Molecule: transfer RNA
Organism: bacterium
RNA sequence: GCCCCUAUAGUUUAAUGGAUAAAACAGGAGACUUCUAAGCUUUAGAUGGGAGUUCGAUUCUUCCUAGGGGCA
Numbered sequence: 001g002c003c004c005c006u007a008u009a010g011u012u013u014a015a016u017g018g019a020u021a022a023a024a025c026a027g028g029a030g031a032c033u034u035c036u037a038a039g040c041u042u043u044a045g046a047u048g049g050g051a052g053u054u055c056g057a058u059u060c061u062u063c064c065u066a067g068g069g070g071c072a
Stems, first nucleotide, its partner, number of pairs: 001071007010025004018055001027043004048064005
């Protein structure tokens, strides 16, 4: 330099054009317990950035950013 893949919550993953973005763990609160842990109830929290297509974008297109891989 060229090509390919990935980017969603604090972490690991879902959602493949139809909107209320789902779950597990972690976090907060409550109840329980002599206390802690476990288990129970409840709660807050996310689509890397810009532009475009579309009635509608996490999803499709393009550029950028970051990471990974391949070739030279």